[in-house]
Molecule: transfer RNA
Organism: Planctomycetota bacterium
RNA sequence: GGAGGGGUGGCAGAGUGGUCGAAUGCACCGGCUUGCUAAGCCGGCGUACUCUUCACGGGGUACCCCGGGUUCGAAUCCCGGCCCCUCCGCCA
Numbered sequence: 001g002g003a004g005g006g007g008u009g010g011c012a013g014a015g016u017g018g019u020c021g022a023a024u025g026c027a028c029c030g031g032c033u034u035g036c037u038a039a040g041c042c043g044g045c046g047u048a049c050u051c052u053u054c055a056c057g058g059g060g061u062a063c064c065c066c067g068g069g070u071u072c073g074a075a076u077c078c079c080g081g082c083c084c085c086u087c088c089g090c091c092a
Stems, first nucleotide, its partner, number of pairs: 001088007010026003018072001028044005046063007065081005
C1' cells in the first nucleotide's frame, strides 16, 4: 500500500430501521439458605443534566468510538475521520 472484519454498560458479548438504555453471561450490591464460607436460588445493578419528594424513590432529556447525513423514527442505513484485528504485498 491492497482486501476483509470490527469499535455497544465495570468486563465479555448479542442486537430485522420502531417492540432498545440496550439480550445473555461474568463481576458487583441486597436477600434466602448455612454454625460460617463456597455453591445454589431470588431480586437489583450505566452515566450526566434536570423536574419532583422530608427522605427512600419516581418522572423527563441526552448518550452504542468521534463528527455529519438520510428518515416520522438510527446502536442498526449512508458519508468523512480516528482506533483495533486478520490476510496479502512492498521496503528494510